This is a predicted structure of a 268-nucleotide RNA (Bacterial large signal recognition particle RNA) from a Thermoleophilaceae bacterium.
[in-house]
RNA sequence: CCGUGCUAGGCGGGGAGGUAGCGGUGCCCUGUCACCCGCAAUCCGCUCUAGCGGGGCUGAACUCCCGUCUGAGGGGUUUGGUCUUCGGGGCCAGUACGCCGUCUCGAGGCGUCGAUGGCCGGGUCCCGCGCGGCGGACGCUCGCGAACCAGGUCAGAUCCGGGAGGAAGCAGCCUUAAGCGAUACCGUCCGUGCGCCGCGGACCAGCCUGGCCGGAGUCGAGAGGCGGCGGGCACGCCCGGGGACCUGCUUCGACGGCGGGUGCACGG
Numbered sequence: 001c002c003g004u005g006c007u008a009g010g011c012g013g014g015g016a017g018g019u020a021g022c023g024g025u026g027c028c029c030u031g032u033c034a035c036c037c038g039c040a041a042u043c044c045g046c047u048c049u050a051g052c053g054g055g056g057c058u059g060a061a062c063u064c065c066c067g068u069c070u071g072a073g074g075g076g077u078u079u080g081g082u083c084u085u086c087g088g089g090g091c092c093a094g095u096a097c098g099c100c101g102u103c104u105c106g107a108g109g110c111g112u113c114g115a116u117g118g119c120c121g122g123g124u125c126c127c128g129c130g131c132g133g134c135g136g137a138c139g140c141u142c143g144c145g146a147a148c149c150a151g152g153u154c155a156g157a158u159c160c161g162g163g164a165g166g167a168a169g170c171a172g173c174c175u176u177a178a179g180c181g182a183u184a185c186c187g188u189c190c191g192u193g194c195g196c197c198g199c200g201g202a203c204c205a206g207c208c209u210g211g212c213c214g215g216a217g218u219c220g221a222g223a224g225g226c227g228g229c230g231g232g233c234a235c236g237c238c239c240g241g242g243g244a245c246c247u248g249c250u251u252c253g254a255c256g257g258c259g260g261g262u263g264c265a266c267g268g
Stems, first nucleotide, its partner, number of pairs: 001268006009058003012030004020047005035055005064261006073252005080246010092236001094235002097230009108219003117213008126201005131195002133192007141182004150175004158167003
């Protein structure tokens, strides 16, 4: 060095969880040429050589063991960041919102049938007074108006008287009181959803309108920029809590790369 037969070992590993701890079942990652049966989550089996029982395959190396590198993935932490969610704040005031100023743009309207502007005049909205109109009451005026108990005149009749004459007095006629009615004009008072009315006050701005001057602009919904002020809490911002992702630190670490190590017997 080769061949044959064996043995140790191997036939997956890891993370979290769980446990006094280890391993397994279950979850996740990784990986495969990579066994089978039985057991098991308020579980199963063990005790630092830490699954147990039974069977099978492989076997000293691609395969077993050790070291190192790499590093899928998991755990812890919270250095920084992004996003999200909940609660609170109003001292910050960026966005948004409201107001003001300024600049630009500007739909459209008016304008040589004369704009804005200037000068002169009238009107408007209110108050008071007056005048007038209208209405009412009263007066004035007119008419009616008393069987007797109002007046005048009182025929007839009556009474007194010798007579002359006198008295009272009904009807009639005239007049009038209370009252009733009319009331054109006139007077007084009161009222007024009235007025091409007058005077005064208030207003003196604005608007409408007429005339004149002059000769080309003027008004403008709205939008944007800038500046100022304001309140407020929708967002930003500030304070506190939760979650996701990335990153940093730390810890474990599969697969893979590299290096090293590991028998026994017989024969050639």
The same sequence occurs in records of 2 taxa. It is recorded under the gene name ffs. The prediction has a mean pLDDT of 77. RNAcentral holds the sequence, with entries from ENA and MGnify. Of the family's consensus pairs, 93% are formed in the model. Taxonomically the source falls in Thermoleophilaceae (Bacteria, Bacillati, Thermoleophilia, Thermoleophilales). It matches the Rfam family "Bacterial large signal recognition particle RNA". The family is grouped with related families in Rfam's "SRP clan". Rfam describes the family as follows. The signal recognition particle (SRP) is a universally conserved ribonucleoprotein involved in the co-translational targeting of proteins to membranes.